Molecule: Glycine riboswitch aptamer
Organism: uncultured Lawsonibacter sp.
């Protein structure tokens, strides 16, 4: 040192509209920091000495499928910590 545990901090966006009141549904507008997708200069690797192709590799960038827009609860990440190998 990495992974899971504990504790601690910890954003953002409708307490929206309807609908026989029914913990259901239906529509609109939003949000990124569970999670998934998706892009690359260099760089590596192929092809063939090079020009050229072609494959590989990220994110807090994108997308917004999930999920999510009062509290709650989840949160990416960060700071302590104890035990085990």
């Nucleotide at each position: 040192g990495c992974g899971a545990c504990u504790c601690u901090g910890g954003a953002g966006a409708a307490u929206c509209u309807c609908g026989a009141c029914a913990g259901c549904g239906a529509g609109u507008g939003c949000c990124g920091a569970a999670g998934g997708g998706g892009c690359a200069a260099a760089g590596c690797g192929g092809u063939u000495c090079c020009a050229g192709c072609c494959g590989c590799c990220a994110a807090u960038c994108u997308c917004u499928c999930a999920g999510g827009c009062a509290a709650a609860a989840g949160g990416a990440c960060a700071g302590a910590g104890a035990a085990a190998a």